[in-house]
Molecule: c-di-GMP-I riboswitch aptamer
Organism: Paenibacillus pectinilyticus
RNA sequence: GUACGAAAAAGGCAAAAUCACUGAAAAGUGAUGACGCAAAGCUAUAGGGACUAAAUUGGCAUGAAGUCUAGUGUCCAAAAUGUUAGCCAGCUACCGCC
Numbered sequence: 001g002u003a004c005g006a007a008a009a010a011g012g013c014a015a016a017a018u019c020a021c022u023g024a025a026a027a028g029u030g031a032u033g034a035c036g037c038a039a040a041g042c043u044a045u046a047g048g049g050a051c052u053a054a055a056u057u058g059g060c061a062u063g064a065a066g067u068c069u070a071g072u073g074u075c076c077a078a079a080a081u082g083u084u085a086g087c088c089a090g091c092u093a094c095c096g097c098c
Stems, first nucleotide, its partner, number of pairs: 004096002012037002017032006035086001041091003047088002049084003056078004060073003
């Protein structure tokens, strides 16, 4: 130095849930709280996967004036420079038996 994670030491982070705020949502931030974590440190158009879909596009339904259509939505689909790293991954890192 690389790999590895036994026993310790110094420590660290903080799931679910609840409350408040932000957001269309996914989710995020703060407080309480600890399920757990050897990277549960950092990194998200510029590695993969997953989540959401407001606006948008298409369909479907409805449908004013007279038919069509405008508009409307209560529905379906597509799709992220939105979200997720405590999904995999990349980068960095304390201690140290083999």